[in-house]
Context: one part of a larger RNA
Parts: sequence; structure tokens; C1' cells
RNA sequence: UGACGGGGGCCCGCACAAGCGGUGGAGCAUGUGGUUUAAUUCGACGCAACGCGAAGAACCUUACCUGGGCUUGACAUGUUAGUGGUAAGAACCUGAAAGGGGGAUGACCUGUAGCAAUACAGGAGCUAACACAGGUGCUGCAUGGCUGUCGUCAGCUCGUGCCGUGAGGUGUUGGGUUAAGUCCCGCAACGAGCGCAACCCCUAUCCUCUGUUGGCCGAAAGGUCUCUCUGAGGAAACUGCCAGCGACAAGCUGGAGGAAGGUGGGGAUGACGUCAAGUCAUCAUGGCCCUUAUGUCCAGGGCUACACACGUGCUACAAUGGCUACUACAGAGGGCAGCAAUACCGUGAGGUGGAGCCAAUCCCUAAAAGUAGUCUCAGUUGGGAUCGGAGUCUGCAACUCGACUCCGUGAACGUGGAAUCGCUAGUAAUCGCGGAUCAGCUACGCCGCGGUGAUACGUUCCCGGGCCUUGUACA
Repeated sequence: UGACGGGGGCCCGCACAAGCGGUGGAGCAUGUGGUUUAAUUCGACGCAACGCGAAGAACCUUACCUGGGCUUGACAUGUUAGUGGUAAGAACCUGAAAGGGGGAUGACCUGUAGCAAUACAGGAGCUAACACAGGUGCUGCAUGGCUGUCGUCAGCUCGUGCCGUGAGGUGUUGGGUUAAGUCCCGCAACGAGCGCAACCCCUAUCCUCUGUUGGCCGAAAGGUCUCUCUGAGGAAACUGCCAGCGACAAGCUGGAGGAAGGUGGGGAUGACGUCAAGUCAUCAUGGCCCUUAUGUCCAGGGCUACACACGUGCUACAAUGGCUACUACAGAGGGCAGCAAUACCGUGAGGUGGAGCCAAUCCCUAAAAGUAGUCUCAGUUGGGAUCGGAGUCUGCAACUCGACUCCGUGAACGUGGAAUCGCUAGUAAUCGCGGAUCAGCUACGCCGCGGUGAUACGUUCCCGGGCCUUGUACA
């Protein structure tokens, strides 16, 4: 100087408390461990691995296994030699395919000569040989790059000066204050940098402009841009005003006006560093290793196994509910190998068909909520697992191993032990809608969108963090 303390002081955070809703019990989904397996590819392991890489494992993907092939190779560059019936390549044979045979037909470009046919030389291609290719093989403890985490915590440093033999200190400590090393005052310090804040984006109010595909009037033609809205510019919030407190300061408390008040709400933005944190399987890369195989092609299988254990979720256990009927109002997205209306067929998934739309125009599109009726506390009209049958769709192909529909079947489950998680406002909870990936889908995941819409005395304690101080046989 740090680090640590079941030392002290001050302060903060859904850290506790006060609440709301969960997890832990059940069924299922998904990830992981373990076990099994020919293989169940690999990585990630407290927080910060475990719905994670994976925003899509039937084949492909695919890296794994079994079997069958190839060997200058699936891909690149170069050297040498050869090669016009050359390169390419139809039948046909073998095979699961890949591959191996086979060989009808049969080229291209440039230059020279030539009217042309064609001839010669060279290229391309092919063949052979050699340099080499190739490796999701190892090492993240050799690395770059990228990322997580402490933590959006308020810290981390430098120049000059001063103090100290020196390590180092001072500044950065102190008194106030703040979300903040934020600001004020004081001070052997005076300044400065990286962080904080602001500048950026979205959102809340108003004004101006813009009016089609939008809004309004209208039966239409048409008119219009006040309003909703579209998308550009601007205004507005600064403790600016008032009162009190404070040190006359910084600031704090209350008030006015205001759409908004003290950082208005949200996002982007992550200092010096820590964890030899993660990634050699995105990519790049040193070293090592393989080279008729650890490369490469193909078929089938596996990644989907299942005495079990854990994590994350979904659906429930019901009456604030289930079922049936009727009916209103969103936002944000997507659409040409696409979204698909009206109509018709089917109980339905869906099918036929194709208007319109490269989309403020057309389509996906139906919101869930709500109202009325019924059920009357039961393993039920709760709950839907599991299984049987019949189908639809995608796709070369749904056996291993897809989703969905209909009929039947109707399991556990009656609110969950110890323990444990999230959340302070349009938040929790609850309800539906959309998108990426994608032929299809294991999505109940993830990322967004809107509808309805709650509870909090406080800082003793638990956890984490910041500043000062104290002890130390630790570095």
C1' cells in the first nucleotide's frame, strides 16, 4: 500500500421487511447429470453451466457409429510430361447409394496459312507424377478478436509541486450535499485525463408544414385536411418563479403555473481492472499431431435411449370457474418459389378455386376480455396425460423420429415438506396477438406488441456493494 475480520462509523441496492404471484408436490415439454449404447458428436459447471452455443437434429444439417467407396483428393495455386476421336457424354452392366465399368455421339477459344474444306502452334479441359491440399484433430494454461461478471457500481489515474531515506503519501482526506469523485465550502496543493452527467434514439403535450393508399362529408360523382393519423421541422423543463430550512453556498422540503417537476419514463452507452472466467467447434492464428487417413464421398443408424437425480417452463387441481350462444374495442409485425379474400365441399385438420396485393390501398386478421344461459362442489360438464381407431398437411421419404384434426379412452392431480425465486407502476399478476429460424415441426422456448390492472411502516437483521477508520503472525 492492499486484502481480510462472527471490528467500528456513514450510505446504497426488491438486500431485508410489508405485500402480490410463483418454484419445490402432480402430468407433460425442454436442458443437464448419471446410466445404457456400435454411437447415444462436441462445448458450457456456484452466482456468471443446465428452454445455454442451437433464430428449428426425419434425410441434409452432422462434427458421432456401422458398413461400402476414393487417394493430388469435395476445394486452391504452381511445375514437368503426355493427350483431338481429346474434353463432355446417351443407352447398358454392377451397386443400398456413392463409386466402378461401358462407351453411341462428339466439341470450345486465340494466333498463323488458306476462298473454303482443312493443316500447324498455343490455351482451356483431361491424364500421370510432384510440390501440396484437407482436418469441427490437441492445446482458450501459447494467442488475436469477441463475450460474461463484479456493475451503470462511482470509482481509476496522471503532470507539476510539497512531505517521506524508501515503499509511498498528498491531490482523491475533512464539513455539507447528490443518483453520481454531483456540486459547494475548507485544505500544500494547483490543474488535467478515463469514467458520472449532457450531447443520440423512442415516448408523453402543443405549434407549423405535409394530405394519398389515411381521416371527414356524401348514395355516388366529387369536395375538404378542422379532427384521428402519417413524417419532417420547431416550441417546451432550466430548481426558471414563490415560501421555508441551510453557511449569504451547494442543495433540501412545500407550493404555483404546466401535458410533463426536480435525471419526466424507457433505450443505447459498461472507466482502470478482476476471475490463467468462456470460446482453437463462428472466424483468425503459434506450436504439436494425422496424410490410401484423424482427409473425403455415400447408405443406414445415432444426437429423440431410460431403474433414476437436478434446473427452467407449460397445463392444472376449479365457481373470481368450466361449457354453450351472442357481441365490442388494440398495438406491433409479416407477405411474390409469398400472403391469400368472396364462394363451394368436409364434423374438423383441410381441400377446390383463385379476386386482390411488391402493400397506410389487398391479405394474414379471428383479439383475449365482455354479456346471457347452464352446471352446484363431485375426482365432477374440473383436469387433460396415456392408449386404440380413422384422417389431414409438409416433404424424395413421417418405422426408428413430424405437426395437426375427428371419434373413443379418460391417468396423476383436491394448492404442494425443508427450502427457494421474481417484482415498486402502467410495474407485478393476468389475457391474447405478431415475428425471426423455417419445406414441415418437437415453440409450452426466445424476441417483440398491445388489453385489463394491484400491495410497500421502515433500515434492527441476512446478502452484495461504496467511502472513512481500526487490528493483523496474510501478500
The prediction has a mean pLDDT of 81.
A computed fold for a 475-nucleotide part of an RNA from an uncultured Nitrospirota bacterium, annotated as small-subunit ribosomal RNA, 3' major domain.
The RNAcentral record of the full RNA draws on Greengenes.
Its Rfam family is "Bacterial small subunit ribosomal RNA".